[in-house]
RNA sequence: GGGCGUGUAGCACAGCUGGAUAAUGCGUUGGCCUCCUAAGCCGAAGAUCCCGGGUUCGAAUCCUGGCACGCCCGCCA
Numbered sequence: 001g002g003g004c005g006u007g008u009a010g011c012a013c014a015g016c017u018g019g020a021u022a023a024u025g026c027g028u029u030g031g032c033c034u035c036c037u038a039a040g041c042c043g044a045a046g047a048u049c050c051c052g053g054g055u056u057c058g059a060a061u062c063c064u065g066g067c068a069c070g071c072c073c074g075c076c077a
Base pairs, nucleotide, nucleotide: 001073002072003071004070005069006068007067010026011025012024019057028044029043030042031041032040050066051065052064053063054062
């Protein structure tokens, strides 16, 4: 340098062929329960969907240019 893959909440991830409120688990937190803790139950907060641009009535999803990480190939030495 070229190709491929990944990037979504603090962490791990889902999101089918664009369709409106972005889901789940763990964790955090308030409450219930308990002598206390854990477990269990009810609730809450938490997301620039990596960044910019474009297409579209509508983009996490499609197109495009970057960035980060991983894998493979090549070049120089």
Predicted 3D model of a 77-nucleotide RNA (transfer RNA) from a Methanobacteriota archaeon. The coordinates come from a structure-prediction model, not an experiment, and the mean pLDDT is 82. Its Rfam family is "tRNA". Rfam's curators write: Transfer RNA (tRNA) molecules are approximately 80 nucleotides in length.